The prediction has a mean pLDDT of 85. The RNA shown here (FMN riboswitch aptamer (RFN element)) has 103 nucleotides and comes from Intestinibaculum porci. Taxonomically the source falls in Intestinibaculum (Bacteria, Bacillota, Erysipelotrichia, Erysipelotrichaceae). The sequence is in RNAcentral, with records from MGnify.
Parts: sequence; C1' cells; structure tokens
RNA sequence: UCUUUGGGGCAGGUGAGAUUCCUGAUCGGCGGUGAUAGUCCGCGAGCGUAAGCAUGAACUGGUGUAACUCCAGUACCGACGGUAUAGUCCGGAUGGAAAAAGA
Repeated sequence: UCUUUGGGGCAGGUGAGAUUCCUGAUCGGCGGUGAUAGUCCGCGAGCGUAAGCAUGAACUGGUGUAACUCCAGUACCGACGGUAUAGUCCGGAUGGAAAAAGA
C1' cells in the first nucleotide's frame, strides 16, 4: 500500500393508536489488564469543514499465586432522527469505525 472480515436482542396486557407505557423476558462491538470484563482502563458508533464537543452502568460472598474479568447471588446501563414515551421496531446504513486476519 492492497484485499477480506468487522453488533446482538420481544412476548403478553391496556389502549383508537404502543415491539415506545405496564408486566414479564431478552441482548452485549474492539484493544488492554498476573485469569475469560456490557458496568476496571482506553477506543469505536453521534455532532462539527476543522480545531474540537458529547459519551451509560456493580456490588457482596467463594476459589485461586493472581480475577471489579471465573463461580454463586443480587443489581444496574444502553447514541442520533422517526413514531403513543424505544438497548430490542423503522431510518441515516447496500454506509462508516475501533480493530482483526491475509497478501
């Protein structure tokens, strides 16, 4: 330099209308970290011509040389635009990125 890869997830109830409310359920990008992480550190996804701006959430106990990462328990969080109030629907996106692999 080029190529490829590169985000998951809903049922019921109420209602004129909701996958948005209520009840219950369910999902988890990339790198790092003595040991495997949605909630420890950092990055990406948004906005801006750019400089830049914005950017969520965890405790208790156990094992162990070592774990805020494993096991047990109980919690919590989720961009922007649209729409009956949205992590799960539709849209920007047949897009792009952190990054990984290969040549």